[in-house]
RNA sequence: CGGGGAGUGGCUCAGUUUGGCUAGAGCGCAACGUUCGGGACGUUGAGGUCGUGGGUUCAAGUCCCACCUCCCCGA
Numbered sequence: 001c002g003g004g005g006a007g008u009g010g011c012u013c014a015g016u017u018u019g020g021c022u023a024g025a026g027c028g029c030a031a032c033g034u035u036c037g038g039g040a041c042g043u044u045g046a047g048g049u050c051g052u053g054g055g056u057u058c059a060a061g062u063c064c065c066a067c068c069u070c071c072c073c074g075a
Stems, first nucleotide, its partner, number of pairs: 001074007010027004020058001029045005051067005
């Protein structure tokens, strides 16, 4: 320098195929119940503006462009 892949709550991921009404799951966290207490279990709850900036559209995590970070391949 060229090609490909990834970036979504604190962590690991789904959702992209075919744009559609409110962005979900597990673990973790908080409160309550249970317990002598803890763990486990149960109930409830908080926590995201989807890497950044633009564009298309009535509508974008999803499509287009540029850039940033990480990984792989090639030169």

This is a predicted structure of a 75-nucleotide RNA (transfer RNA) from a Candidatus Omnitrophota bacterium. NCBI's taxonomy places the organism under Bacteria, Pseudomonadati, Candidatus Omnitrophota. Rfam family: tRNA. From the family's description: Transfer RNA (tRNA) molecules are approximately 80 nucleotides in length. Its mean pLDDT, the model's own confidence on a scale to 100, is 80.